Model confidence (mean pLDDT): 83 of 100. Predicted 3D model of a 73-nucleotide RNA (transfer RNA) from a Patescibacteria group bacterium. It matches the Rfam family "tRNA". Gene Ontology term of the family: triplet codon-amino acid adaptor activity. The sequence was found in a public genome assembly. NCBI's taxonomy places the organism under Bacteria, Bacteria candidate phyla.

RNA sequence: CGGGGAUUAGCGCAGUGGCUAGCGCGCGGCGUUCGGGUCGCCGAGGUCGCCGGUUCAAAUCCGGCAUCCCCGA
Numbered sequence: 001c002g003g004g005g006a007u008u009a010g011c012g013c014a015g016u017g018g019c020u021a022g023c024g025c026g027c028g029g030c031g032u033u034c035g036g037g038u039c040g041c042c043g044a045g046g047u048c049g050c051c052g053g054u055u056c057a058a059a060u061c062c063g064g065c066a067u068c069c070c071c072g073a
Stems, first nucleotide, its partner, number of pairs: 001072007010025004018056001027043005049065005
């Protein structure tokens, strides 16, 4: 320098045009227990990496940029 992949909650990930953006773990509260764990119920937590474009509508499609990983030179 060229090509490809990834970027969504604290962590690991799903979601490939319209639904309140979800799941597991973790965290908080309540129940259970002498107490803790387990288990059950409820809840908080997201500018969907950044900027722009397409569209009636974008996490999702397109372009640029950033960071990380892989391949090639």